[in-house]
């Protein structure tokens, strides 16, 4: 450098749910808490999902449809870096 994760050692992360805080919300961080993970690290480049504020349609109004410039890396691919073992 390149495969490959049975075992083990250091170690890391942490769904679901509950708190507490930001947000309009999906969400995000902060703390509890393990279902998981060998890239569950990072990046929205491409698919895909979520949400709908601005604005824009409608309606006497409530509303309702449109609408990402908002989010999800623990939905797929892709770039990038990286522990420990065996080849």
């Nucleotide at each position: 450098g390149c495969c490959u994760g049975a075992a083990a050692a250091a170690g890391g992360u942490a769904a679901a749910c509950c708190c507490g805080u930001c947000g309009a919300a999906a969400g995000g961080c902060g703390g509890g808490g393990a279902c998981g993970c060998a890239a569950a690290a990072u990046c929205a480049c491409c698919g895909g999902u979520c949400u709908a504020a601005a604005g824009g349609g409608u309606u006497c109004g409530u509303g309702c449809c449109c609408a990402a410039u908002g989010a999800c890396a623990g939905c797929g691919g892709g770039a990038u870096u990286g522990c420990c073992a065996g080849g």